[in-house]
The prediction has a mean pLDDT of 87.
Predicted 3D model of an 85-nucleotide RNA (c-di-GMP-I riboswitch aptamer) from Oceanobacillus limi.
RNA sequence: CUUAGAUAAUAGCAAACUCAUUGAAAAAUGAGGACGCAAAGCUGCGGGCCUAAUGAAUAAUUUCUAUGGUAGCCGGGUUGCCGAA
Numbered sequence: 001c002u003u004a005g006a007u008a009a010u011a012g013c014a015a016a017c018u019c020a021u022u023g024a025a026a027a028a029u030g031a032g033g034a035c036g037c038a039a040a041g042c043u044g045c046g047g048g049c050c051u052a053a054u055g056a057a058u059a060a061u062u063u064c065u066a067u068g069g070u071a072g073c074c075g076g077g078u079u080g081c082c083g084a085a
């Protein structure tokens, strides 16, 4: 440096749910809590998915729309622990 995560060890993150705050919502953040995770570290670059305030269409119920989210949906980029080959 590359490959994969058998074994062992040290550490790490934290789903659902509850409470508080923010937000139009999706959701996020904090506290509690652990379903899981070898990148469940970082990054909205490509696709997917969620929401639809705003804007547009409609006679109207409604429909469309991301400039809002999701990295714990997949891919790309980037950084990194341990031991092994």
Stems, first nucleotide, its partner, number of pairs: 002085002005082001012037002017032006035072001041078003045075003048070003055064003
The organism belongs to Oceanobacillus, within Bacteria.